[in-house]
RNA sequence: GGAGUGGGACGGGUGGUCGCGGAGACCAGCGGUUCGGCAGUGCCGGAACGCGAGUCUCUGAGGAAAGUCCGGGCUUCACAGGGCGCGAUGCUUGUUAACGGCAAGGCGGGGCGACCCGACGGAAAGUGCAACAGAAAGAUACCGCUCCUGCUUGCGGGAGUAAGGAUGAAAUGGUGCGGUAAGAGCGCACCGGCGGCAUGGUGACAUGUCGGCCCGGCAAACCCCAUCGGAAGCAAGGCCCAAACAGGAGGAGUUGACGCUGCCCGCCGAUCCUCCGGGUAGGGCCGCUUGAGGCGCACGGCAACGGGCGUCCCAGAGAGAUGACCACACAAAUACAGAACCCGGCUUACAGGCCCACUCCAGCC
Numbered sequence: 001g002g003a004g005u006g007g008g009a010c011g012g013g014u015g016g017u018c019g020c021g022g023a024g025a026c027c028a029g030c031g032g033u034u035c036g037g038c039a040g041u042g043c044c045g046g047a048a049c050g051c052g053a054g055u056c057u058c059u060g061a062g063g064a065a066a067g068u069c070c071g072g073g074c075u076u077c078a079c080a081g082g083g084c085g086c087g088a089u090g091c092u093u094g095u096u097a098a099c100g101g102c103a104a105g106g107c108g109g110g111g112c113g114a115c116c117c118g119a120c121g122g123a124a125a126g127u128g129c130a131a132c133a134g135a136a137a138g139a140u141a142c143c144g145c146u147c148c149u150g151c152u153u154g155c156g157g158g159a160g161u162a163a164g165g166a167u168g169a170a171a172u173g174g175u176g177c178g179g180u181a182a183g184a185g186c187g188c189a190c191c192g193g194c195g196g197c198a199u200g201g202u203g204a205c206a207u208g209u210c211g212g213c214c215c216g217g218c219a220a221a222c223c224c225c226a227u228c229g230g231a232a233g234c235a236a237g238g239c240c241c242a243a244a245c246a247g248g249a250g251g252a253g254u255u256g257a258c259g260c261u262g263c264c265c266g267c268c269g270a271u272c273c274u275c276c277g278g279g280u281a282g283g284g285c286c287g288c289u290u291g292a293g294g295c296g297c298a299c300g301g302c303a304a305c306g307g308g309c310g311u312c313c314c315a316g317a318g319a320g321a322u323g324a325c326c327a328c329a330c331a332a333a334u335a336c337a338g339a340a341c342c343c344g345g346c347u348u349a350c351a352g353g354c355c356c357a358c359u360c361c362a363g364c365c
Stems, first nucleotide, its partner, number of pairs: 001361008010352001013328006020060007027052001029051003033047006062336001066347002069345005074233004081265004086229005091105005106120001107118004121224002126222002128218002142165002144161007173191006192214002194211007237286005247276006259267002293312005299306002
């Protein structure tokens, strides 16, 4: 100097003018209630409450607010069980409220490397799939090889074989040597798989050693195993005001209605279903932002994270708020893009520049 890998943040700042949402304080005025005084049907003064122009203080969108993919908090069913079904996850350990997240490892794969990826339990419980080709797809012999044999010299028959060839994605562990009639783990060496033992590790596993035990692939096929999961969702769910017939008829029901519930058992314990008819589907308030919260410090831990001390309050709209203009500095002010109950994650989008650590290549000293 170039090419990369992993991570962190920015994506606007300062000042001024005007304009929005929320909270609080002050306060002109108004309203009814109540108390006191004077009077006689009013006036004056006080108190709290409500409404309220105005002034002041504080505060007001994101790293993804997005997707709605996971996990929860919260609310209701509801007093809250069991089983089945269904679904999800799938190496180990740790972390967390929890997760399919995160951290650290193991094994496998990719990369020269820094690093990255993994749908990563079980094929000896069972079922199933693999077209075509090929003799044959978990079991066999088309060609071939060896030995014996018949006979018409060229065609058979029998026994053995799976080393060589063909087919295929895949063909009875691989390579080599020995051995054999010819071959074959038949034997041996090395490697692979499987298993035993020892050592190390919390563990997944690793290393060593022993054993010819050789027992295809696919479970992102059904399945088996382990663990987890009640359902619905802020349009959840409450309160107040308003409105309206003492509504009518029939049926079921303590021999159990409705509900819990996708089904069964079980639980609960009195209302429920159908038809006719009437009112409403309007307004206001709560839920609604103090949180598994942010920041700082030290400690424990490789880390994720944990608890401790201190400090801060940092949006709550309700057709939906933060905008416009000017100046200055910086220089880059532009990309992706707007909260709607809240939180922890994952995934996706992102112009432009910035910081940290590491790897490789080339050159120079």